[in-house]
RNA sequence: GCCCCCGUAGCUCAGUUGAACAGAGCACAAGCCUGCUAAGCUUGAAGUCGAGGGUUUGAACCCCUCCGGGGGCU
Numbered sequence: 001g002c003c004c005c006c007g008u009a010g011c012u013c014a015g016u017u018g019a020a021c022a023g024a025g026c027a028c029a030a031g032c033c034u035g036c037u038a039a040g041c042u043u044g045a046a047g048u049c050g051a052g053g054g055u056u057u058g059a060a061c062c063c064c065u066c067c068g069g070g071g072g073c074u
Stems, first nucleotide, its partner, number of pairs: 001073007010026004019057001028044005050066005
């Protein structure tokens, strides 16, 4: 220098055939339960989907540029 993959909640990830409120588990908070914890049950908070721009009625999803991480080739 070229090519490929990844970036979504505090963490690990799903969702990428373009659509209706962006989800799960763990963790966290409150309540129930218990003599007290833990476990279990219920509820809740938490994300401008890496950044900017474009296409579109509509973008996490398609296109372009850039940033960060990983891998390969010369």
About this RNA: Model confidence (mean pLDDT): 81 of 100. This is a predicted structure of a 74-nucleotide RNA (transfer RNA) from a Deltaproteobacteria bacterium. The same sequence occurs in records of 2 taxa. Rfam family: tRNA. By type it is a transfer RNA.